[in-house]
Molecule: SAM riboswitch aptamer (S box leader)
Organism: soil metagenome
């Protein structure tokens, strides 16, 4: 750093730490009734795997032991570009994750 899938769902407690944090800007918000970061038990999700029924090795449907990943707020809204009074909407681009190279 290409490539490709998916981003309106789900899912948090407890030690140890002690001011941040939400990727950037802007806005809003969370945070001493404890941010980040470490560690630990717990869970959500099905992308890889893998099992199972279907059935054609795909596709579907259904499980979740392993790999990842995730557990405020749609990706937290915006940001460029259409269309519009505005709200909104589509689409893009930036960002996150898998899986590949």
């Nucleotide at each position: 750093u290409c490539u490709u899938a998916u981003c309106c769902a789900g899912a948090g407690g407890g030690g140890c730490a002690g001011a941040g944090g939400g990727a950037c800007c802007g806005g809003c918000c969370c945070g001493c009734u404890g941010a980040a970061g470490c560690c630990c038990c717990a869970g959500c999700a099905a992308c890889c795997c893998c099992c199972c029924g279907u059935c054609a090795c795909g596709g579907c449907g259904g499980g979740c032991a392993g790999g990842u990943g995730c557990u405020a707020a749609c990706u937290c809204c915006g940001g460029c570009a259409g269309c519009g009074u505005a709200g909104a909407c589509u689409g893009g681009g930036a960002g996150a994750u898998g899986a590949g190279a």